[in-house]
RNA sequence: GGGGCCGUAGCUUAGAUUGGUUAGAGCACCCGGCUGAUAACCGGGAGGUCGUCGGUUCAAAUCCGAUCGGCCCCA
Numbered sequence: 001g002g003g004g005c006c007g008u009a010g011c012u013u014a015g016a017u018u019g020g021u022u023a024g025a026g027c028a029c030c031c032g033g034c035u036g037a038u039a040a041c042c043g044g045g046a047g048g049u050c051g052u053c054g055g056u057u058c059a060a061a062u063c064c065g066a067u068c069g070g071c072c073c074c075a
Stems, first nucleotide, its partner, number of pairs: 001074007010027004020058001029045005051067005
């Protein structure tokens, strides 16, 4: 220098092939229940605008371009 994959809540991650109804789950966290108490278990709650910027579109996590970071391959 060329190419590929990954980046979504504190952590792990689904969703991208097919653009559209609220961006969902588990763990963790907060409140309550249960218990003598703790854990487990049960109920509820908060937390993200999808690495960043731009574009296409009525509408973008999803399509296009650029760019940043990580990993890998080729030279």
The prediction has a mean pLDDT of 81.
Transfer RNA from an Ignavibacteria bacterium, 75 nucleotides, folded computationally.
Rfam family: tRNA. From the family's description: Transfer RNA (tRNA) molecules are approximately 80 nucleotides in length. Rfam links the family to the GO term triplet codon-amino acid adaptor activity.
The sequence is in RNAcentral, with records from ENA.